[in-house]
């Protein structure tokens, strides 16, 4: 670290540092931010994708369901903040694209 696969309407803070922008890119909105956002560090918490462990089923060595939450990520404003492309439509609904996270070939 490409592709592929799975999930994305739930959930979760405080302190110190820094300083003017930030909410992925572009566009249109809308929101957050000197009452200090974003970002960095520490601690806490959320969650259950992977490893390990426990229980059940099944089985020829690996699958499915459930349970903790030790380890590895990840996360802690607003639906991925909303929309943009396609289909149906009065509103709106569905799908795709892109993105994020995990796993992971090379």
């Nucleotide at each position: 670290u490409a592709a592929a696969u799975a999930u994305c309407a739930a959930g979760a803070a405080g302190a110190g540092g820094u300083u003017a922008g930030g909410g992925a890119u572009c566009u249109g909105g809308c929101c957050c931010g000197u009452u200090g956002a974003c970002c960095c560090u520490c601690u806490a918490c959320c969650a259950a994708c992977c490893u390990a462990c426990c229980c059940g089923a099944g089985c020829u060595u690996g699958u499915c369901g459930g349970g903790g939450a030790a380890g590895g990520u990840g996360g802690u404003a607003a639906u991925u903040c909303c929309a943009g492309c396609c289909c149906a439509u009065g509103a709106u609904g569905g799908g795709a694209a892109a993105g994020a996270u995990a796993c992971g070939u090379u």
The RNA shown here (SAM riboswitch aptamer (S box leader)) has 106 nucleotides and comes from Candidatus Magasanikiibacteriota. Model confidence (mean pLDDT): 85 of 100. Rfam family: SAM riboswitch aptamer (S box leader). For this family Rfam cites "The S box regulon: a new global transcription termination control system for methionine and cysteine biosynthesis genes in gram-positive bacteria" (Grundy and Henkin, Mol Microbiol, 1998). The sequence is in RNAcentral, with records from Ribocentre. Taxonomically the source falls in Bacteria candidate phyla (Bacteria).